[in-house]
The part of an RNA shown here (large-subunit ribosomal RNA, domain VI) has 243 nucleotides and comes from a metagenome.
Context: one part of a larger RNA
């Protein structure tokens, strides 16, 4: 920029992905076979590798969570912290991200076929799958599963609304390099605070009792607690422009 102004669901002309396979059981120690051995077909079960997608669970990672601890400086001291020291080192961990976890897939089925197997059949009184004509047949081909798709310019379809819609702005994240998308802007839970609460660490601080002391014990599943999960206009989305 083009397609009916605009929203919203859609159909699919194309395109891409996918397509792997292995032991075991049962039919059966059964056809078969002297015997050693051993099935065709069918039919269950159960892996490996790959592929999507998730984080319940098992871990991994978690430089703004909790804790222990060495040195050191500083808050007059004690006590309690704070700053540095790879993150000062160590033990754990929340959301998010992840595999070594978890789920799920591959098929059924249809068409047309290829070696190849076949009916019926002349030419060429016979024979002959083929000339005419009919049928069987593959992990291959079309299809059916997924995914993306009307710039499919032959630009499709419905259905709404037509002054309707859309855009700056601004608060953000289920979205991102930037843009785009999505949420939300007071008629409001958008994000940030606050109140609960879940989650983690593991029992603050202070004071009492023990103990000579280092330390223990209680108050008390204590304190704190990131990105989680609810609510709550307290801050911020004001007011406005422009197509």
């Nucleotide at each position: 920029c083009g397609u009916c102004g605009a929203a919203a669901u859609u159909u699919g002309a194309g395109a891409g992905g996918a397509g792997u396979u292995g032991a075991c059981c049962c039919u059966a120690g059964u056809a078969c076979g002297a015997g050693a051995g051993a099935a065709c077909c069918g039919g269950g079960u159960u892996g490996a590798a790959c592929a999507u997608a998730c984080c319940u669970c098992u871990g991994g990672u978690g430089u703004a969570c909790c804790u222990g601890u060495c040195g050191u400086u500083c808050c007059g001291c004690c006590a309690g912290g704070a700053g540095c020291g790879c993150a000062g080192c160590a033990g754990g961990g929340u959301a998010g991200c992840u595999a070594u976890g978890u789920a799920u897939g591959g098929a059924c089925g249809g068409g047309a076929u290829a070696a190849c197997c076949g009916c019926u059949g002349a030419a060429a009184g016979c024979a002959u799958c083929u000339a005419a004509g009919c049928g069987g047949g593959a992990a291959g081909c079309c299809u059916c599963c997924c995914u993306c798709g009307a710039g499919a310019u032959a630009a499709g379809a419905u259905u709404u609304c037509a002054u309707c819609g859309a855009g700056c702005c601004g608060u953000c994240g289920u979205a991102g390099a930037c843009c785009a998308c999505g949420a939300c802007g007071u008629u409001g839970a958008u994000a940030g605070g606050c109140c609960a609460g879940a989650u983690g660490u593991g029992g603050a601080a202070g004071u009492g009792c023990g103990g000579u002391a280092a330390c223990g014990c209680a108050u008390g599943g204590a304190g704190c607690u990131a990105a989680c999960u609810g609510g709550u206009c307290c801050u911020a989305a004001u007011u406005g422009c422009u197509c």
It matches the Rfam family "Bacterial large subunit ribosomal RNA".